RNA sequence: GAGUUAUAGAGAAGAGGGGAGAGAACAGGCUCAGUGAACCUCUGGCAACCCUCCGCCGUGUGGCGGAAACGGUGCCAAUACCUGUUCCCCGGAAGGGGAAGCUUAUAAUUG
Numbered sequence: 001g002a003g004u005u006a007u008a009g010a011g012a013a014g015a016g017g018g019g020a021g022a023g024a025a026c027a028g029g030c031u032c033a034g035u036g037a038a039c040c041u042c043u044g045g046c047a048a049c050c051c052u053c054c055g056c057c058g059u060g061u062g063g064c065g066g067a068a069a070c071g072g073u074g075c076c077a078a079u080a081c082c083u084g085u086u087c088c089c090c091g092g093a094a095g096g097g098g099a100a101g102c103u104u105a106u107a108a109u110u111g
Base pairs, nucleotide, nucleotide: 002110003109004108005107006106007105008104013043014042015041016040017039021032022031023030026084027083028082029081044076045075046074049072050071052067053066054065055064056063057062080103085100086099087098088097089096090095
């Protein structure tokens, strides 16, 4: 890097270094940023995918629910910041609302 499954409206920041960008990519918007962005380190925290334990069901060793948080990951502005393709609803229009899809991220897993 590829495939599969699940999740993505909740939650969680300080210090030091660093110096101009950042919010995945492209476009449009909007926002954050010298009252110091990205990034790095340390500390702290959030969550509960894996691991662990318990209950019920099932027996293709799996599903559902719960507990816990030492360990393996992840994460700590805004819904994945919003829109982009298709369909539906409201509306005279502008515009608004909903569903699906695409893409992305993370976890677990497969050859």

The RNA shown here (SAM riboswitch aptamer (S box leader)) has 111 nucleotides and comes from Bacteroidales bacterium UBA5833. The organism belongs to Bacteroidales, within Bacteria. Of the family's consensus pairs, 97% are formed in the model. The coordinates come from a structure-prediction model, not an experiment, and the mean pLDDT is 85.